[in-house]
RNA sequence: GAUAAGGGCAAACCCGGCGAAAGCCGGGGGCGCAAAGCCAUGGGUCUAAAGGCGGGCGGGCGCCCGCCCAUGACUGCCAGGCUGCCGAA
Numbered sequence: 001g002a003u004a005a006g007g008g009c010a011a012a013c014c015c016g017g018c019g020a021a022a023g024c025c026g027g028g029g030g031c032g033c034a035a036a037g038c039c040a041u042g043g044g045u046c047u048a049a050a051g052g053c054g055g056g057c058g059g060g061c062g063c064c065c066g067c068c069c070a071u072g073a074c075u076g077c078c079a080g081g082c083u084g085c086c087g088a089a
Base pairs, nucleotide, nucleotide: 001086008033009032013028014027015026016025017024018023031076037082038081039080041079042078043077044074045073046072051068052067053066054065055064056063057062
């Protein structure tokens, strides 16, 4: 970073699977991406199982609802770090 060349990745959605969920994996599919390659380091966002608090049902276990909470998730939210193909103006 170009109406270049060789290519690469793969949004939404669908199918199958994992997960409590966010989401992830595989196949299909292409919205787009010059790092839409890798790393959860900073910020941000998402989820809330377990745990805590409150309430309801209830003889008791337990079940249900609400709130809090990341150790879970998102790199195609932004920044940062590392690496990479080509070579016109």

c-di-GMP-I riboswitch aptamer from a soil metagenome, 89 nucleotides, folded computationally. RNAcentral holds the sequence, with entries from MGnify. The coordinates come from a structure-prediction model, not an experiment, and the mean pLDDT is 87. It matches the Rfam family "c-di-GMP-I riboswitch aptamer". From the family's description: GEMM was predicted in a large-scale screen for bacterial structured RNA regulatory elements.